The RNA shown here (transfer RNA) has 74 nucleotides and comes from Pyramimonas parkeae. Its mean pLDDT, the model's own confidence on a scale to 100, is 81. Its Rfam family is "tRNA". By type it is a transfer RNA. Lineage of the source: Eukaryota > Viridiplantae > Pyramimonadales > Pyramimonas > Pyramimonas subgen. Trichocystis. The gene name in the source record is trnF.
């Protein structure tokens, strides 16, 4: 330098052919419970879906640069 793949909550992820509220677990907060812990249940918070434009009636998804990470080839 070239191609490929990735980028959603603090972390590890899903998110089906583009469509009706952006989701699991794990954390963390606050209750139940216990002599007090642990486990367990419950409940709530927590999101610029990397960033900037197209496409479209509608984008996390499509398309096209950029930035980071990863592998390959050289």
């Nucleotide at each position: 330098g070239u191609c490929u793949g990735a980028a959603u909550a603090g972390c590890u992820c899903a998110g089906u052919u583009g469509g009706u509220u952006a989701g699991a677990g794990u954390a963390a907060a606050a209750g139940a419970u216990u002599g007090a812990a642990a486990a367990u249940c419950u409940u709530u918070g927590g999101g610029u879906c990397a960033g900037c434009g197209g496409u479209u009636c509608a984008a996390g998804u499509c398309c096209g640069c950029u930035u980071u990470c990863a592998g390959a080839c050289a």